[in-house]
A computed fold for a 72-nucleotide RNA from a Patescibacteria group bacterium, annotated as transfer RNA. The prediction has a mean pLDDT of 80. Rfam family: tRNA. Gene Ontology term of the family: triplet codon-amino acid adaptor activity. The family's RNA type in Rfam is transfer RNA. Rfam's curators write: Transfer RNA (tRNA) molecules are approximately 80 nucleotides in length. The RNAcentral record of the sequence draws on ENA.
């Protein structure tokens, strides 16, 4: 130079073109407790970026930036 993966909440993973994009951990709030912890309830908070196809994109496509592996 080439070429193949990968890129969602603080964190670590679902969501095979139709949804309010899920859970668990972790935060925050109340509840519990003499106090702490367990426990229980609620709450925010996400799709690397930029364009494309589509009615309708987290899922396709093409660039770019980042991470990882192979070739030379």
């Nucleotide at each position: 130079g080439c070429c193949c993966u990968u890129a969602u909440a603080g964190u670590u993973a679902a969501a095979u073109g139709g949804a309010u994009a899920u859970a668990a951990c972790a935060a925050u709030u109340u509840c519990g407790u003499c106090c702490u912890a367990a426990g229980a309830a609620a709450u925010a908070a996400u799709u690397g970026u930029a364009g494309g196809u589509u009615c309708g994109a987290u899922u396709c496509c093409u660039g770019c930036u980042a991470a990882g592996g192979g070739c030379a």